[in-house]
RNA sequence: GCCUCAGUAGCUCAGCCUGGUGGAGCAAUUGCCUUGUAAGCAAUAGGCCGGGGGUUCAAAUCCUCCCUGAGGCU
Numbered sequence: 001g002c003c004u005c006a007g008u009a010g011c012u013c014a015g016c017c018u019g020g021u022g023g024a025g026c027a028a029u030u031g032c033c034u035u036g037u038a039a040g041c042a043a044u045a046g047g048c049c050g051g052g053g054g055u056u057c058a059a060a061u062c063c064u065c066c067c068u069g070a071g072g073c074u
Stems, first nucleotide, its partner, number of pairs: 001073007010026004020057001028044005050066005
């Protein structure tokens, strides 16, 4: 220098291909249960989807330029 993959909730990851309400598990908070704790059950909160720009009525999703990380080639 070139190629590929990854970046989404505190953590681990789906969702992207085929645009149309942002999800799951764990963790957190509250309540129930219990003599009490843990476990269990229920509910709640938590995201400008790595950044800029573009296309579109509408972008996590399509296009483009960057940033960060991992791997490969020379």